[in-house]
C1' cells in the first nucleotide's frame, strides 16, 4: 500500500433575528397577547412476525384452518436473540442454512434413452439350434462388467471364479441399521462387534410426527353534545325460539324479542384512551453470551389536514484547485507524500400518530479487530 | 392508522413445475382506381424486482417495488 471480513458508536455544534406548536404562570369580557420550559428516527418506513392494552363470556370442548421445525438457554411472546452441533460455501478472517420423518401411505419425474422405480437387453460378450460354411444371417436363451442417453440407470478399487458375467465369494474402503463401550444436560462425536450385502431424489408435493395459536383492532373502548319522517315496504321469528356473543362448522353455554335486505332521512363536533414504560443512564454482582437481579440518578413530542422550519454569522468534518514550506526519489524536467492557508462546493436516508420487542428494506462520513496478496526491513 | 386484493406482448387477460400463449392493436404482401373490410405471413417478453427450493420455476418458499380497493355514528 491493495482486497476482503467482523464490529462500534455519531448522525455537526454555537449564538442572533423571523416563524409552527405543547404545558405552566400572568393579563385580557371575548378574539387574543406576553414570559418561561420543552419539541423525530436508527430507521420514526414496509407492516412481515411477537407482546402489552381494549372490547366480545372469566376465553370453554372437538373437527376444519394457520404457524414453528437440529440441540440447549434468554424473554412478557416470537418466525427473533445468545452459545453449541451436523452439512454446505471461502486460501483465510469469516459467511450460510424453512437443518424433522422417503425401510407408514400416496404422488411427480418433461425430453433425451432399450430401460426413470417390487428395474430394464439397444449396442456388445457368451452358448445353444438352424442354414451358409474361415469372417455372415435368422431364432431361442443367459448377461448390468463395457460403450451410449441423462439431472439421476440400483456401491468403489483388487483378486478368485465363470460359457461370457454379477456380492456369485473374498479382502479393503464408503455407507445404512443395530448392540455395546467412553465423553457431552443434549444435538452429536469417537471407539469395538454384528448383518443384509445397499434400502436413489423431491416433504418451500399431499401427508405423518412434536408443539403454539379464539377473534377484532386506538377508525379497540368510554362519557357528553348535536341532529331527524324514531318513516315506508318485503322477508324470517316470538318457547318446538329467529338472532346474537366480530373468521367456518358441531357441541356447550349466556343473552334473547326482535333480526335482516331495499328505499328514504339525519350527524360527522368535543373531552377521554394519551403517554412513567417488559423505560433511560451510571456502576456493582451472577452468567462464555442472549440476559437477569441490586444500588443511585433522570423524566425525554403527544399534535389531529397533523408542529417540529427558515435565514445569517463563527467553528468542526469531506471533497477539488491554487499557494507556501518540508520529506523521499530523479543528472534534470518532473513525480510521490506530508503539514498550514485561502476560494468553491457539499453534509445522506428520511417526518411520530395507542405503545413496545425484533425482523427486513434506505441511506452519508468515521474509528476499530482479523484475515489474504506484494513489496522493504 | 388499519385490514384486503393484484401485477404475464401496445391493451384485456388465460396458463397454477418440463414448448411463453389468445383476442384487439402494430409490420409487411395479396386485393382495390384509393381507403376500408377480408386473406397471408410476421414482429413484438428480463412473466414486476432479488434471493432460494428442484435436474428443471411464470408458477413453489420468503424479502423487496409499483398499482388498486374499503373503513366512523344515529335512527
Nucleotide at each position: 500500500g491493495g482486497a476482503g471480513u467482523a464490529g462500534g458508536g455519531c448522525a455537526a455544534a454555537u449564538g442572533a433575528u423571523c416563524g409552527c406548536u405543547g404545558g405552566u404562570c400572568c393579563c385580557a369580557u371575548c378574539c387574543g397577547g406576553g414570559a418561561u420550559c420543552g419539541g423525530a428516527g436508527g430507521a420514526a418506513a414496509g407492516u412481515c412476525c411477537g407482546g402489552g392494552c381494549u372490547c366480545c363470556a372469566c376465553a370453554g370442548g372437538g373437527c376444519a384452518g394457520g404457524g414453528u421445525g437440529c440441540u440447549g438457554g434468554a424473554u412478557a411472546a416470537c418466525g427473533u436473540c445468545c452459545a453449541g452441533u451436523c452439512u454446505c460455501g471461502g486460501u483465510g478472517a469469516c459467511g450460510a442454512g424453512c437443518a424433522g420423518g422417503a425401510a407408514a401411505g400416496c404422488g411427480c419425474a418433461a425430453c433425451a434413452g432399450a430401460a426413470a422405480g417390487c428395474a430394464a437387453a439397444c449396442c456388445g460378450c457368451c452358448c445353444c439350434g438352424c442354414c451358409g460354411a474361415u469372417u455372415g444371417g435368422c431364432g431361442g436363451g443367459g448377461u448390468a462388467a463395457g460403450g451410449g442417453u441423462g439431472a439421476a440407470a440400483c456401491g468403489g478399487u483388487g483378486a478368485g471364479g465363470u460359457a461370457a458375467g454379477a456380492g456369485c465369494u473374498c479382502a479393503c474402503c464408503a455407507g445404512u441399521c443395530u448392540c455395546g463401550g467412553u465423553g457431552g444436560u443434549g444435538a452429536c462425536a469417537u471407539c469395538g462387534g454384528g448383518a443384509g450385502c445397499u434400502a436413489g431424489g423431491c416433504a418451500a408435493g399431499c401427508c405423518c410426527c412434536a408443539c403454539c395459536c379464539g377473534g377484532a383492532g386506538c377508525a379497540a373502548g368510554a362519557c357528553c353534545a348535536a341532529a331527524u319522517a324514531g318513516g315506508a315496504g318485503a322477508g324470517c321469528g316470538u318457547c318446538a325460539g329467529a338472532g346474537g356473543g366480530c373468521g367456518g362448522c358441531c357441541c356447550g353455554u349466556c343473552c334473547g324479542a326482535g333480526c335482516u335486505c331495499u328505499c328514504g332521512g339525519g350527524u360527522a363536533g368535543g373531552u377521554u384512551g394519551c403517554u412513567u414504560g417488559a423505560u433511560c443512564c451510571c456502576g456493582c454482582u451472577g452468567g462464555u453470551a442472549a440476559c437477569a437481579g441490586c444500588g443511585g440518578g433522570g423524566c425525554u413530542a403527544g399534535a389531529g389536514g397533523a408542529a417540529u422550519g427558515a435565514u445569517c454569522a463563527u467553528u468542526a468534518c469531506c471533497u477539488u484547485u491554487u499557494c507556501c514550506g518540508c520529506u523521499c526519489u530523479g543528472c534534470a524536467a518532473g513525480g510521490a507524500g506530508c503539514u498550514g492557508a485561502a476560494a468553491a462546493g457539499g453534509c445522506a436516508c428520511a417526518g411520530a400518530a395507542c405503545c413496545c420487542g425484533g425482523c427486513u428494506u434506505a441511506u452519508g462520513a468515521c474509528c476499530u479487530g482479523c484475515u489474504c496478496c506484494a513489496a522493504u526491513u | 392508522a388499519g385490514g384486503c386484493a393484484c401485477g404475464u406482448a401496445g391493451c384485456u387477460c388465460a396458463g397454477g413445475g418440463g414448448g411463453a400463449g389468445a383476442g384487439c392493436g402494430c409490420u409487411a404482401c395479396c386485393u382495390u382506381g384509393a381507403c376500408g373490410c377480408g386473406g397471408u405471413a410476421g414482429a413484438a417478453g428480463u412473466c414486476g424486482g432479488c434471493g432460494g427450493u428442484u435436474c428443471g420455476a411464470a408458477a413453489c418458499c420468503g424479502g423487496c417495488c409499483g398499482u388498486g380497493c374499503c373503513u366512523a355514528c344515529c335512527a
Molecule: RNase P RNA; transfer RNA
Organism: Syntrophobacteraceae bacterium